[in-house]
RNA sequence: GGUCCCAUCGUCCAGGGGUCUAGGACACCGCCCUUUCACGGCGGCGACGCGGGUUCAAAUCCCGCUGGGACCG
Numbered sequence: 001g002g003u004c005c006c007a008u009c010g011u012c013c014a015g016g017g018g019u020c021u022a023g024g025a026c027a028c029c030g031c032c033c034u035u036u037c038a039c040g041g042c043g044g045c046g047a048c049g050c051g052g053g054u055u056c057a058a059a060u061c062c063c064g065c066u067g068g069g070a071c072c073g
Stems, first nucleotide, its partner, number of pairs: 001072007010026004018056001028044005049065005
């Protein structure tokens, strides 16, 4: 340098055009429980890498960029 794949809460993972106010688990915070801790119950917090395009409507499709990975040279 070329081809391909990936990018979503702090972490891991779902969601592949309208159903959604983007969902789950763990973590964190608060309350309950407990003599206390742990466990358990309830609640809260928290995300679509960036810029364009297509569309009535984009996390989702297309292009570019950025970052990561695999292979080739």

Record summary:
The RNA shown here (transfer RNA) has 73 nucleotides and comes from Dethiosulfovibrio peptidovorans DSM 11002. It matches the Rfam family "tRNA". From the family's description: Transfer RNA (tRNA) molecules are approximately 80 nucleotides in length.